A computed fold for a 467-nucleotide part of an RNA from Candidatus Daviesbacteria bacterium GW2011_GWC2_40_12, annotated as small-subunit ribosomal RNA, 3' major domain.
Model confidence (mean pLDDT): 80 of 100.
RNAcentral holds the full RNA, with entries from ENA and SILVA.
The organism belongs to Candidatus Daviesiibacteriota, within Bacteria.
Context: one part of a larger RNA
């Protein structure tokens, strides 16, 4: 000097407490582990794995496993040497073949340049290329964590034999080492705050495709607007704090958001990429046919959907968004279909046109607490779309079928306001599959006495058989 401590002081956080809503029980999706397998590729493992890498595993992907097959190779560069328009890249047919590819046979030649050649092809041959092989404990990059915590340090001085100390400690105060005051300390870095980016208001510009026109509405630039600025009270030393009021769209960091200091965990990550070392080279490289990653007696996580009447079905349509995306597309309408969808086709490379009349919510009827007009999982049987191709293994419709399921021990999570619940909606990957993911609105609450107590963090000061 740090750590630590069932020491002490002080503070803070959805940490407790006060609530609302779940998870834990079913029943289903994903994802682990086990275990099975010819294989169920591989990585991640408390917090900080485990709807994670994966913004889409049917072939591909693709590393896994069977079988076929190629070895200078599927990519690259250079070198020799031969062939190059009757050979040969490239295609076409014949045979095998699951396919790669294998043999025979026909067709058939790009630039440049007068030509001789050259470039580009092939073929032997060498140098070499290849590895999603293995080390994240060799590594760069990038990432989580503690933590958006307010801490980390430095020049110079002073103090100390020194390790070090002070600065940064004290009194106030604050979200903050934020500020002030006072001190042997004076300045400074990096963090804090601001600057940036959305929202909320006002002003001005401009008006396309928006608003029928015209105020206006909108949409798109560019400004102002908020600072404890005015008043009162309390509290204090001056500052500064705190309660209140005006005025304002907004008030005490207005909300949100990008933004993560020095450093911890030899933390992840050689399979995104780079990259030392080290292994293999007729194979641990390539290529292709199926298969696998989709198994299933168990256990865990995370979710969707229910146990129902603040429902659930029917109907009328009575309303009200927003964010986005669309030419290999989005797709209006009209026919057909109970429907999933299909023919045919307007319009849009978009403030035009399409997706797109959102749902939750109104209003009318049934239903009367029932394993049920509740849940809807499994099965059966027809179909429709994508795609060479839906048997392993793909999404949706229709009809029958109607399993657990009656609110869920111990334990457990989220959330302090436009937040929690709860309701659709739209992207990204995508040919085609969403109960995940990342947006957008609708609708919208309860409760916070306090800080004893649990977790975790911070500041000082104390004990130490520990560094």
């Nucleotide at each position: 000097u740090g750590a630590c401590g069932g020491g002490g002081a002080c503070c803070c956080g959805c940490a407790c407490a006060a609530g609302c809503a779940g998870u834990g029980g079913a029943g289903c999706g994903u994802g682990u582990u086990g275990u099975u397998u010819a294989a169920u590729u591989c990585g991640a493992u408390a917090c900080g794995a485990a709807a994670c890498g994966a913004a889409a595993a049917a072939c591909c992907u693709c590393a896994c496993c069977a079988g076929g097959g190629c070895u200078u190779g599927a990519c690259a560069u250079g070198c020799u040497a031969g062939c190059g328009u009757u050979c040969u890249a490239u295609u076409c047919c014949c045979a095998g073949g699951a396919a790669a590819c294998u043999g025979g046979g026909g067709a058939a030649a790009u630039g440049c340049g007068u030509a001789a050649g050259c470039a580009g092809g092939c073929u032997a041959g060498c140098a070499c290329a290849g590895a999603u092989g293995c080390u994240g404990c060799a590594u760069g990059g990038c990432u989580g964590u503690c933590g958006u915590c307010a801490g980390c340090u430095c020049g110079u001085g002073g103090c100390g034999u020194g390790a070090g100390c002070u600065g940064u400690u004290c009194c106030a105060u604050u979200a903050a080492g934020u500020u002030g005051g006072g001190a042997a300390a004076c300045g400074a870095g990096c963090g804090c705050a601001a600057c940036c980016c959305u929202c909320a208001c006002c002003g001005u510009a401009u008006g396309u495709u928006a608003a029928a026109u015209a105020a206006u509405u909108c949409a798109u630039g560019c400004g102002g607007a908020a600072c404890a600025g005015c008043c009162c009270c309390g509290a204090u030393u001056u500052u500064u704090c705190g309660g209140g009021g005006a005025g304002g769209a907004a008030g005490g960091c207005g909300a949100g958001g990008a933004u993560g200091a020095c450093g911890u965990c030899a933390a992840g990550u050689c399979a995104g990429c780079a990259c030392g070392g080290u292994u293999c080279u007729u194979a641990c490289g390539c290529c292709c046919u199926g298969g696998g990653c989709c198994a299933c007696a168990a256990a865990c996580a995370c979710a969707c959907u229910a146990c129902a009447a603040u429902g659930g079905c029917g109907a009328a349509a009575a309303a009200c968004a927003a964010c986005g995306a669309g030419u290999u597309g989005c797709a209006a309408g009209c026919u057909a279909g109970c429907a999933a969808u299909a023919g045919c086709a307007a319009g849009c490379u978009a403030a035009u046109c399409u997706c797109u009349g959102a749902a939750a919510u109104u209003u009318c009827g049934c239903c009367u607490c029932a394993g049920u007009u509740c849940a809807g999982a499994u099965u059966g049987g027809g179909g429709u779309c994508u795609g060479c191709a839906a048997c392993c293994c793909g999404a949706c419709c229709c009809c029958a079928u109607g399993a657990a399921g009656u609110c869920g021990g111990a334990a457990u999570u989220g959330c302090u306001a436009g937040u929690a619940a709860u309701c659709g909606c739209g992207g990204a990957u995508c040919a085609g599959c969403g109960u995940g993911c990342c947006g957008c609105g609708g609708u919208g609450a309860a409760u916070a006495c306090g800080u004893u107590c649990u977790c975790g963090g911070g500041u000082c000061u104390u004990g130490u058989a520990c560094a």